Description: This is a predicted structure of a 386-nucleotide RNA (Bacterial RNase P class A) from a Gammaproteobacteria bacterium. Of the family's consensus pairs, 95% are formed in the model. It matches the Rfam family "Bacterial RNase P class A". By type it is a ribozyme. A source record names the gene rnpB.
RNA sequence: GGAGUCGGCCGGGCAAUCGCCCGGUGCCGCGGUUUACCGUGUGUGCCGGGAGGAAAGUCCGGGCUCCGGCGGACAGGGUGCCAGGUAACGCCUGGGGGACGUGAGUCCACGGAAAGUGCCACAGAAAAUAUACCGCCACGGACCGGCAACGGAUCGCGGUAAGGGUGAAAAGGUGCGGUAAGAGCGCACCGCGCGGGUGGUAACACGCCGCGGCACGGUAAACCCCACCCGGAGCAAGACCAAAUAGGGGAGUGUCCGGCAGCUGCGAGGUUGCUGGAACCGGUGUCCCACGGACUCCCGGGUAGGUCGCAAGAGGUCGUUGGUGACAGCGGCCCCAGAUGAAUGAUUGUCCUCGACAGAACCCGGCUUACAGGCCGGCUCCUUGA
Repeated sequence: GGAGUCGGCCGGGCAAUCGCCCGGUGCCGCGGUUUACCGUGUGUGCCGGGAGGAAAGUCCGGGCUCCGGCGGACAGGGUGCCAGGUAACGCCUGGGGGACGUGAGUCCACGGAAAGUGCCACAGAAAAUAUACCGCCACGGACCGGCAACGGAUCGCGGUAAGGGUGAAAAGGUGCGGUAAGAGCGCACCGCGCGGGUGGUAACACGCCGCGGCACGGUAAACCCCACCCGGAGCAAGACCAAAUAGGGGAGUGUCCGGCAGCUGCGAGGUUGCUGGAACCGGUGUCCCACGGACUCCCGGGUAGGUCGCAAGAGGUCGUUGGUGACAGCGGCCCCAGAUGAAUGAUUGUCCUCGACAGAACCCGGCUUACAGGCCGGCUCCUUGA
């Protein structure tokens, strides 16, 4: 200098003007018992704060809330090498194994196929109780050639799985021996399985030891088996306050005459409550009784509406300690959106590298997906120079 790989960070800046949401504070208005004080507001001045790295997809995990619940199991769903981290996880960290890459590094649903069942297209003899198309070999029959030994070709019946052929995949591989031809048939090495040993917390590893000729293809994001985990619904959860109208429950009710008591008035009288009597409006029915309507008051439930839930949290940041690390402990400092038709914007000027994907709605931890451009750091490979 070039190529690459991994990780972290930023993601238009500044100024002016006019607006919006929230909080604090002052003024003003209103209310509470007058001041004080408190509460409140389509009001107003000032001050402070006002989207993201993904706020997204809603795919996992948890907090919180209500319902259910002694506990367990079945069903159903999920996870799946090992250890650790965590509130928890399918996440993260470290490690093991496999694959790819010269390397830094990247990727992997990575338990069990010797419990059972299923499936394996086409091709092929055969796709899993093995089998035999070509081939190779032995034996037998007739034929042809030859004086004969024998040779050739063909048929039959057997042996074989070396070689050819099919397939994504064909029942360990290479070599030597062996054989009629062959074959773990025998042997050596490699591979495999079982048992043990050593190292490691473990996954696992080993140019360790012994045994076994070898043991039966693949597929479990097919059923299944094994181990572990999971109650359901969700902030429109849920809690509180609470009209108007309608409906539910309860109590009472008009008019006239009289009595008693209270208040007021000089008095006549007025008015309120209790009580006695009489007549009686309206619907059903002749009357009584009963029922209903109307009116007044009270009670309780729900709705509209309002308040809370709702942002001090598994919070952030700096330092320090422990740890390879994820992370955890301790100490200091900070408070950082909270709407409910739902704010975070608009205009102008200016600068630059000319600005991508996209916007909270109960909260948090992850994953995944989208993203113009820029900055920083670790590491690897190639080339060149000293």